[in-house]
Molecule: c-di-GMP-I riboswitch aptamer
RNA sequence: AAUAAAGAUGGGCAAAGCAGCCGAAAGGCUGUGACGCAAAGCUAUAGGACCUGUAAAAUGGUAGCCAGUUGCAAGA
Numbered sequence: 001a002a003u004a005a006a007g008a009u010g011g012g013c014a015a016a017g018c019a020g021c022c023g024a025a026a027g028g029c030u031g032u033g034a035c036g037c038a039a040a041g042c043u044a045u046a047g048g049a050c051c052u053g054u055a056a057a058a059u060g061g062u063a064g065c066c067a068g069u070u071g072c073a074a075g076a
Base pairs, nucleotide, nucleotide: 012037013036017032018031019030020029021028022027035064041069042068043067047066048065049062050061051060
């Protein structure tokens, strides 16, 4: 490297959009949907960044922005 045989898994989450509801907004929840993700699990006053709002002020929001932290499978 090629050929043949056998074996594990054969599942999880869920973007945008649409419908309904909540919210001042950002955005969130439920259903539908599937763009993608080997951590798209968890962590939001007490790492950074961003968004909404305010004259200013966040224990308002985003973890599918970076980051922190925990875990599953296979092989070596």